[in-house]
Molecule: transfer RNA
Organism: uncultured Pseudomonadota bacterium
RNA sequence: AGGGGUUUAGCUCAGUUGGUAGAGCAGUCGAUUCCAAAUCGACAGGUCCUGGGUUCGAGUCCCUGAGCCCCUG
Numbered sequence: 001a002g003g004g005g006u007u008u009a010g011c012u013c014a015g016u017u018g019g020u021a022g023a024g025c026a027g028u029c030g031a032u033u034c035c036a037a038a039u040c041g042a043c044a045g046g047u048c049c050u051g052g053g054u055u056c057g058a059g060u061c062c063c064u065g066a067g068c069c070c071c072u073g
Base pairs, nucleotide, nucleotide: 001072002071003070004069005068006067007066010025011024012023013022019056027043028042029041030040031039049065051063052062053061
């Protein structure tokens, strides 16, 4: 330099044909327990990497830039 993959909750990851963003773990509170662990229940937590565009509507489609990983030379 050229090509490919990836970026969503604190972490690991889902998200269907474009239609109000989810799970597990972690956290907080409660139940249980003599206390705790384990278990069970509830709650909280997101400008979906940046900036534009298309659309009635974008995590999803298009363009631009950035981070990380891989391949080719």